[in-house]
Context: one part of a larger RNA
């Protein structure tokens, strides 16, 4: 100096990103307890008060001795000394201290997110993140879908049958989930286009028995070969329709009211349709530390509010929500060496010597 500890004047978060860490609370018995609530809760809310030892008094509960009375007996009934034990009163005693030591919740307010209880990155992440109960689509009629297995047998699903089974989104509860089917998917339709192999076989060409020649060469049947045309031809795609708790989406610009100002209305263009309840500088706000308004002397964060949402929005859910949380975030009381500003002290290193 280090590392574990102890103790500290005044102050008491003045430290820091940040009360990190440390102090405080702590049990048991009694008063005694709010907003909110899903009427269970919130609650050990909060905040108060008692605890030791000796004596006297009173009283419960447990055993029960002896005593009365019943009765043939076994026994039963009252009355109850003693003992254990456990509760209120009274009064006295002692120390700074009475759960005297150890063990043993800090508490409130407001907000964000997730309902909860559980799950996770074994070895930097425990959460708002996954799961959850409920919700809602879509397959699936039984040799089921689905999955495994070599395109097999076989199995699983299930010794299960649509109140099951599998696969997606959403994720408790409360009030709700608007508009759009053009666009990709999906479902269905079938009249018309297109469209495969196949089917079919025409025209054509290759040989050449013959015929013809200018003698170079030409035509050319039949066979057998090479092509292969109309014509038919299914699903699909074009088309028609349906579907958004499928994948998505969910406008622009100009005028207008008797002060401005602003635009309930109005024009116009686009579009499949132009964002509706609700929220809203928000886990989403760039300008931004918006403006206001509360908290502080003094507040880029907090909260309430305003809407001009760059770029909130309703099952990639929207907005609420008591209760839950080693969860974020703001603030208060308690209480402290975090700090003002450091001092002592104790262990056990760390120095020197073996």
């Nucleotide at each position: 100096c280090c590392u574990u500890c102890g103790u500290u004047a005044a102050g008491g978060a003045a430290c820091u990103c940040g009360g990190c860490a440390a102090a405080a609370u702590g049990a048991c018995c009694c008063c005694g307890u709010a907003a909110c609530u899903u009427c269970g809760g919130g609650a050990g809310a909060a905040g108060g008060g008692g605890u030791g030892c000796c004596c006297c008094c009173c009283g419960g509960u447990g055993u029960a001795a002896a005593g009365a009375g019943c009765g043939c007996a076994c026994g039963c009934u009252c009355u109850g000394a003693g003992c254990a034990u456990u509760g209120a009163g009274g009064g006295g005693c002692c120390g700074c201290a009475g759960a005297g030591a150890a063990u043993u919740g800090g508490c409130c307010c407001a907000g964000g997110c997730g309902a909860c209880u559980g799950u996770u990155u074994a070895c930097c992440a425990a959460a708002a993140a996954c799961a959850c109960a409920g919700g809602u689509g879509c397959c699936u009629g039984c040799u089921a879908a689905a999955u495994c297995g070599a395109u097999g047998a076989g199995a699983u699903g299930a010794u299960g049958u649509a109140u099951a089974g599998g696969u997606g989104c959403u994720g408790a509860c409360g009030c709700c989930u608007g508009c759009c089917c053009g666009g990709u998917g999906c479902u269905g339709g079938a009249a018309g286009g297109u469209u495969a192999a196949g089917g079919g076989a025409a025209a054509a060409u290759g040989u050449u028995a013959u015929c013809c020649u200018u003698c170079g060469g030409g035509a050319g049947a039949a066979g057998c070969a090479u092509a292969g045309a109309a014509c038919u031809g299914a699903a699909g795609c074009c088309c028609c329709a349906g579907u958004a708790a499928a994948c998505g989406g969910c406008g622009g610009c100009c005028g207008u009211a008797a002060c401005u100002a602003u635009a309930a209305c109005g024009g116009u263009c686009c579009u499949a349709a132009g964002g509706u309840a609700g929220c809203g500088a928000a886990a989403u706000u760039c300008c931004u530390u918006g403006u206001c308004g509360g908290g502080u002397a003094a507040g880029u964060u907090c909260c309430g509010a305003c809407c001009c949402g760059c770029a909130c929005g309703a099952a990639a859910g929207g907005c609420g929500u008591a209760a839950c949380g080693a969860u974020c975030u703001g603030g208060g009381c308690a209480c402290u060496g975090u700090c003002u500003c450091a001092a002592c002290g104790a262990a056990g290193g760390a120095c020197u010597c073996g």
The part of an RNA shown here (large-subunit ribosomal RNA, domain IV) has 354 nucleotides and comes from a Clostridia bacterium. Rfam family: Bacterial large subunit ribosomal RNA. The organism belongs to Clostridia, within Bacteria. The coordinates come from a structure-prediction model, not an experiment, and the mean pLDDT is 86.